Predicted 3D model of a 72-nucleotide RNA (transfer RNA) from Folsomia candida.
[in-house]
RNA sequence: GGGUUCGUAGCUCAGUGGUAGAGCGUUCGCUUUGCAUGUGAAAGGCCCGGGGUUCGAUCCCCCGCGGAUCCA
Numbered sequence: 001g002g003g004u005u006c007g008u009a010g011c012u013c014a015g016u017g018g019u020a021g022a023g024c025g026u027u028c029g030c031u032u033u034g035c036a037u038g039u040g041a042a043a044g045g046c047c048c049g050g051g052g053u054u055c056g057a058u059c060c061c062c063c064g065c066g067g068a069u070c071c072a
Stems, first nucleotide, its partner, number of pairs: 001071007010024004018055001026042005048064005
């Protein structure tokens, strides 16, 4: 320098054109003499940034930024 791939909640990851979910974690209740377990609820993300297409973009296209990997 070129190719491929990834970027979504504190962490690990789904999702895929109609303003986003799970598990673990956190907080609060119930259960216990207490802890653990179990169980109910809540908080937490304008989806890496900008532009374009579209009635509408996390999703499609382009350019950047960052990570991984391959070639040279």
It matches the Rfam family "tRNA". Rfam classes the family as a transfer RNA. RNAcentral holds the sequence, with entries from Rfam. Taxonomically the source falls in Folsomia (Eukaryota, Bilateria, Hexapoda, Isotomidae).